[in-house]
RNA sequence: GCCUACGUAGUAUAGUGGUGAGUAUCGGGGCCUCCCACGCCUCAGACCUGGGUUCAAAUCCCGGCGUAGGCACCA
Repeated sequence: GCCUACGUAGUAUAGUGGUGAGUAUCGGGGCCUCCCACGCCUCAGACCUGGGUUCAAAUCCCGGCGUAGGCACCA
């Protein structure tokens, strides 16, 4: 340099055109317990970025950025 895949709460991930964007864990509060832990309830927190298509985009398309893998180059 080229190709492919993937970017969603702090972390790991589901969701692949229209539903209040979900789950686990972390964090706050509460219940339980003599206390802690476990368990239970509850609250808060996210669609990488710019454009396009569409009545409607996290989802489809294009550019950029980042991560991972492969290929090439290394005179």
Model confidence (mean pLDDT): 83 of 100. Predicted 3D model of a 75-nucleotide RNA (transfer RNA) from a Candidatus Heimdallarchaeota archaeon. Its Rfam family is "tRNA". Rfam describes the family as follows. Transfer RNA (tRNA) molecules are approximately 80 nucleotides in length.